RNAcentral holds the sequence, with entries from ENA, Rfam and Ribocentre.
This is a predicted structure of a 147-nucleotide RNA (FMN riboswitch aptamer (RFN element)) from Pseudodesulfovibrio piezophilus C1TLV30.
Taxonomically the source falls in Pseudodesulfovibrio piezophilus (Bacteria, Pseudomonadati, Desulfovibrionales, Pseudodesulfovibrio).
The coordinates come from a structure-prediction model, not an experiment, and the mean pLDDT is 77.
Its Rfam family is "FMN riboswitch aptamer (RFN element)". Rfam's curators write: The RFN element is a highly conserved domain that is found frequently in the 5'-untranslated regions of prokaryotic mRNAs that encode for flavin mononucleotide (FMN) biosynthesis and transport proteins. This element is a metabolite-dependent riboswitch that directly binds FMN in the absence of proteins. In Bacillus subtilis, the riboswitch most likely controls gene expression by causing premature transcription termination within the 5' untranslated region of the ribDEAHT operon and precluding access to the ribosome-binding site of ypaA mRNA.The FMN riboswitch structure, reported in present an FMN-bound six-stem junction, adopts a butterfly-like scaffold, stapled together by opposingly directed but nearly identically folded peripheral domains.
Of the family's consensus pairs, 100% are formed in the model.
RNA sequence: ACUUGUUCUCAGGGCGGGGUGGAAGUCCCCACCGGCGGUAAUCUGGUUUGCCAGAAAGCCCGCGAGCGCUCCUUCGGGUGAAGGAGGUCAGCAGACCCGGUGUAACUCCGGGGCCGACGGUAACAGUCCGGAUGAAAGAGAAUAUGA
Numbered sequence: 001a002c003u004u005g006u007u008c009u010c011a012g013g014g015c016g017g018g019g020u021g022g023a024a025g026u027c028c029c030c031a032c033c034g035g036c037g038g039u040a041a042u043c044u045g046g047u048u049u050g051c052c053a054g055a056a057a058g059c060c061c062g063c064g065a066g067c068g069c070u071c072c073u074u075c076g077g078g079u080g081a082a083g084g085a086g087g088u089c090a091g092c093a094g095a096c097c098c099g100g101u102g103u104a105a106c107u108c109c110g111g112g113g114c115c116g117a118c119g120g121u122a123a124c125a126g127u128c129c130g131g132a133u134g135a136a137a138g139a140g141a142a143u144a145u146g147a
Base pairs, nucleotide, nucleotide: 002146004144005143006142007141008140009139010138016030017029018028019027031127032126033116034115035063036062037061038060042055043054044053045052046051058114059113066092067091068089069086070085071084072083073082074081075080096112097111098110099109100108118130119129120128
């Protein structure tokens, strides 16, 4: 350093200004934000000059929460309701082009675009409130174990 197990810790940002209106952080104009792993021609550090380590994509590949779905229990005459379970059930699960450089870029540089669960609300929400002091992709540490 690695394998496998256990335990613990951590694990999401954003409405500021103006307009309309009885009422909008929900509409309109301007603004603001970008979870986790992978990929990387860029950057940083190291170097035995072979490379090594770290960082780098919201819209490239995959994952997560949420909704839906299925199953179980209880209640109900019933449409259903409440609680619990599953995650290979995978239906919803978002969104990118143009130009430049180059052997090579949907990742770099320039430009212009686009996207964002569910429930609530005096008015339609990525940014407010709520489930959530939850769950979790995963990250790290400790400890045991094996060759």